A computed fold for a 74-nucleotide RNA from a Bacteroidales bacterium, annotated as transfer RNA. Its Rfam family is "tRNA". Rfam's curators write: Transfer RNA (tRNA) molecules are approximately 80 nucleotides in length. Its family is annotated with triplet codon-amino acid adaptor activity in the Gene Ontology. It is annotated as a transfer RNA.
RNA sequence: GCGGCCGUAGCUCAACAGGACAGAGCGGCGGUUUCCUAAACCGCAGGUUGCGGGUUCGAUUCCCGCCGGCCGCG
Numbered sequence: 001g002c003g004g005c006c007g008u009a010g011c012u013c014a015a016c017a018g019g020a021c022a023g024a025g026c027g028g029c030g031g032u033u034u035c036c037u038a039a040a041c042c043g044c045a046g047g048u049u050g051c052g053g054g055u056u057c058g059a060u061u062c063c064c065g066c067c068g069g070c071c072g073c074g
Base pairs, nucleotide, nucleotide: 001073002072003071004070005069006068007067010026011025012024013023019057028044029043030042031041032040050066051065052064053063054062
């Protein structure tokens, strides 16, 4: 340099032949329980879906560029 895959909550990952509030588990915070802790149960918060453009009534999803990671080729 070329090709492929990936980038979504603090962490690990869903979602989708474009469809209307972007979810789950763990973690965090609060509560119930306990003498206290842990466990269990209930609730709450947390996201500019890597960045910038484009297409569209509508984009996490499609297209283009850039950035970063992994793998392969030279």